Bacterial RNase P class A from Binatia bacterium (SeqCode), 370 nucleotides, folded computationally.
RNAcentral holds the sequence, with entries from ENA.
It matches the Rfam family "Bacterial RNase P class A". About the family: Ribonuclease P (RNase P) is a ubiquitous endoribonuclease, found in archaea, bacteria and eukarya as well as chloroplasts and mitochondria. Gene Ontology terms of the family: dimeric ribonuclease P complex, tRNA processing and ribonuclease P activity.
Taxonomically the source falls in Binatia (SeqCode) (Bacteria, Bacteria candidate phyla, Candidatus Binatota).
The prediction has a mean pLDDT of 76.
It is recorded under the gene name rnpB.
[in-house]
RNA sequence: UGAGCUGGCCGGGCGGUCGCCGGCGCCGCAGCGAUGCGGCGCGGGAGGAAAGUCCGGACUCCAAAGGGCAGGGUGGCCGCUAACGGCGGCCCGCCGCGAGGCGGGGAAAGUGCCACAGAAAACAGACCGCCGCGGCCGCGAGGCCACGGUAAGGGUGAAACGGUGAGGUAAGAGCUCACCAGAUCCGCCGGUGACGGCGGAUGCUAGGUAAACCCCACCUGGAGCAAGACCGAAUAGGGAGGCGGACGGCCCGUCCGAUGCCUCCGGGUUACGGUCGCUCGAGCCGCCGGGCAACCGGCGGCCUAGAGGAAUGAUCGCCGGGUCGUCACCGACGGCCUGACAAAAUCCGGCUUACAGGCCGGCUCAAGCU
Repeated sequence: UGAGCUGGCCGGGCGGUCGCCGGCGCCGCAGCGAUGCGGCGCGGGAGGAAAGUCCGGACUCCAAAGGGCAGGGUGGCCGCUAACGGCGGCCCGCCGCGAGGCGGGGAAAGUGCCACAGAAAACAGACCGCCGCGGCCGCGAGGCCACGGUAAGGGUGAAACGGUGAGGUAAGAGCUCACCAGAUCCGCCGGUGACGGCGGAUGCUAGGUAAACCCCACCUGGAGCAAGACCGAAUAGGGAGGCGGACGGCCCGUCCGAUGCCUCCGGGUUACGGUCGCUCGAGCCGCCGGGCAACCGGCGGCCUAGAGGAAUGAUCGCCGGGUCGUCACCGACGGCCUGACAAAAUCCGGCUUACAGGCCGGCUCAAGCU
């Protein structure tokens, strides 16, 4: 200097004026009521993804309280966490020169699938071949038929039942041996562990696929703030069906039941009304300690939206930034823009997706110079 890998931050700041919404304090007013409205003062008021609704919870209800099956989810090891399918570190495999990226239980419990080609795709199989016995033809070499043996050679294919060499054989074959590779088992060492290293034994040589069914291990009730709770007002309790009902499905168990309970039709509250839930949190920031880290502990400080058809807007000035033009040594002046993705609705922890432009850090490779 170039080409890459990976992690993070910003995406306007300050001040003034007018406007909108909430909170707290004080005062006043209205309404039959649940409650509401106005004035003054002091604070506050959209995100890193608020998005997707993909996971996990907190919280609420299913009266209380269970067990199992089915169903669903996860899947190397060890940690973190309230939990997770998340995060951190490590182990192994594949890809990459590398920084890095992707993946992860089991195929020897069983079943299924691997097109086409090929003899044959899982204990498979003989197309071309090789060998032997017998018969026939031929002077001979050799050829044909039938039977038997064979899978080392050739061919097909993504993949063909280990590889090389030697021996052996009628011809061959791990048939035997040496070495190598894989698999299994044993021992020692290291590691919490996944696993790694070393040594030995066994001729054991059994492809792929489980985001195919399945097996193994672990986890798992359901519904969701339109959950739910309270208050006010109004209405007609009239008809039909059932012996059950409550817990998403099934079984067991438990509890409530005939003055009852459950289901359906119909009526009222009318654009049913009001209040709560509603924002102090597994919260944020700083420092110290522990830990490779995720994160944990201690001390101190801070309070930063709660709308209810849905509030954040407009404008001015200065600064910062981007872009264009002119001059030009740095730089200055002027014009335009401040445009990306985008909007809280119960709240958190994650993941995934989107993002104009700008900035910062770590690491790798190549070339050159010193």